[in-house]
Context: one part of a larger RNA
RNA sequence: UUCGUGGCUAAGGAACUAGGCAAAAUGACCCUGUAACUUCGGGAGAAAGGGUGCCUCGCUAGCUUGCUAGCAGGCCGCAGUGACCAGGCCCAGGCGACUGUUUAACAAAAACACAGGGCUUUGCGAAAUCGCAAAAUGAUGUAUAAGGCCUGACACCUGCCCGGUGCUGGAAGGUUAAGGAGAGGGGUUAGUCUUCGGACAAAGCUCUGAACUGAAGCCCCAGUAAACGGCGGCCGUAACUAUAACGGUCCUAAGGUAGCGAAAUUCCUUGUCGGGUAAGUUCCGACCUGCACGAAUGGUGUAACGAUCUGGGCACUGUCUCAGCCACGAGCUCG
Numbered sequence: 001u002u003c004g005u006g007g008c009u010a011a012g013g014a015a016c017u018a019g020g021c022a023a024a025a026u027g028a029c030c031c032u033g034u035a036a037c038u039u040c041g042g043g044a045g046a047a048a049g050g051g052u053g054c055c056u057c058g059c060u061a062g063c064u065u066g067c068u069a070g071c072a073g074g075c076c077g078c079a080g081u082g083a084c085c086a087g088g089c090c091c092a093g094g095c096g097a098c099u100g101u102u103u104a105a106c107a108a109a110a111a112c113a114c115a116g117g118g119c120u121u122u123g124c125g126a127a128a129u130c131g132c133a134a135a136a137u138g139a140u141g142u143a144u145a146a147g148g149c150c151u152g153a154c155a156c157c158u159g160c161c162c163g164g165u166g167c168u169g170g171a172a173g174g175u176u177a178a179g180g181a182g183a184g185g186g187g188u189u190a191g192u193c194u195u196c197g198g199a200c201a202a203a204g205c206u207c208u209g210a211a212c213u214g215a216a217g218c219c220c221c222a223g224u225a226a227a228c229g230g231c232g233g234c235c236g237u238a239a240c241u242a243u244a245a246c247g248g249u250c251c252u253a254a255g256g257u258a259g260c261g262a263a264a265u266u267c268c269u270u271g272u273c274g275g276g277u278a279a280g281u282u283c284c285g286a287c288c289u290g291c292a293c294g295a296a297u298g299g300u301g302u303a304a305c306g307a308u309c310u311g312g313g314c315a316c317u318g319u320c321u322c323a324g325c326c327a328c329g330a331g332c333u334c335g
Stems, first nucleotide, its partner, number of pairs: 001331009011321002015319001020316001028052005037042001039153001053075004058071006076080001088314007095306002100112002116151007128137002154301004159231003164228002166224005173219003179213002184208005191200003232250005259293001260290001271287005
């Protein structure tokens, strides 16, 4: 002198910092007392207070008869759960209902799971999965069962669109493969003709081949959104102004309902107003101009829960103003 570990600190008390990170503080047991809210269980150890040692064959009560509880009088210290060990608390909001699970060794969460909800497949040699198969799982189960997908307690709900894509059903018509069918054509040549060069050419064999026939699928017709998904524009209008309940028009399969809304979503944006502060890009309550919320890709609430995220308060402190000292250990440097 640096690092690690531990201890103390005047006055102030978060001014530190991205952030009270770290530290401090709280702490056991008994008694009193305990709010909003609530799914009536909770919240709750809420919060907030008080007590605790020792002595006296003391007094009282209980019974397990030697212990517990209460009471009275007295004693000592700064201090009696005398050391050690042993919740900090409160308010508001976001997300996820909850207990649980996870990136073994940078992420524990708002991610996954979950009970509950829904759609869908499957009638049993089930569907689904694995395998060439035999077999096996499903299941020694049987639709209150099993598989797949989505949502995610609970409460209130879950709107409109089937044009596209998918799925399911339909089968009249169109299209359509191999195959069937085989008109016709080519090759070959017994034969016939011949001007002897060749020409024609049956059967057979062979190459090819038009109609006609020919399934599913596709086209087509329906259904289906807790299937994939989607859910408009312009113009005008009320006796101040402003706004537009109202009207017109274009387009669409249908034009976003309830609820929520500058939000884990809001670009402009530190939107505007209110609250909290002396001062608040965060926070809370509102407004609605939703760049670009919205209903099981769930919407809106919600008690309880959370090593969750955000804002605030009390207490407390070397986090800081601003640094000092001490102990132990390790290193470096100098002598």

Predicted 3D model of a 335-nucleotide part of an RNA (large-subunit ribosomal RNA, domain IV) from a Bacteroidota bacterium. Model confidence (mean pLDDT): 88 of 100. NCBI's taxonomy places the organism under Bacteria, Pseudomonadati, Bacteroidota. RNAcentral holds the full RNA, with entries from SILVA.